The prediction has a mean pLDDT of 89. The RNA shown here (SAM riboswitch aptamer (S box leader)) has 94 nucleotides and comes from uncultured Faecousia sp.
RNA sequence: CUUAUCGAGAGUGGCGGAGGGACCGGCCCGAUGAAGCCCGACAACCUGCGGCAACGCAAGGUGCCAAUUCCGGCGAUGAAGAUCGACAGAUGAG
Numbered sequence: 001c002u003u004a005u006c007g008a009g010a011g012u013g014g015c016g017g018a019g020g021g022a023c024c025g026g027c028c029c030g031a032u033g034a035a036g037c038c039c040g041a042c043a044a045c046c047u048g049c050g051g052c053a054a055c056g057c058a059a060g061g062u063g064c065c066a067a068u069u070c071c072g073g074c075g076a077u078g079a080a081g082a083u084c085g086a087c088a089g090a091u092g093a094g
Base pairs, nucleotide, nucleotide: 001094002093003092004091005090006089011039013038014037015036019029020028021027023073024072025071026070040065042063045061046060047058048057049056050055069088074085075084076083077082
């Protein structure tokens, strides 16, 4: 850079000790224990196996485990609530 997905799912565990939810504005989570590490779970993009295919099974490589990607940030429609589409971001594959 290209492309697909982002309203589902997942811990009463151990170590650890104050931060975390990308950014900005909010609003939240956190000593009834944040980040991080280990274990465990979830999912099934790649992968393997079966199949003409649809699809199924497994879980080796990633990913992921508060809140829709927590909500908004730009634009369109609308009186408004709101709806839709971008941008940005995250993850996979190339």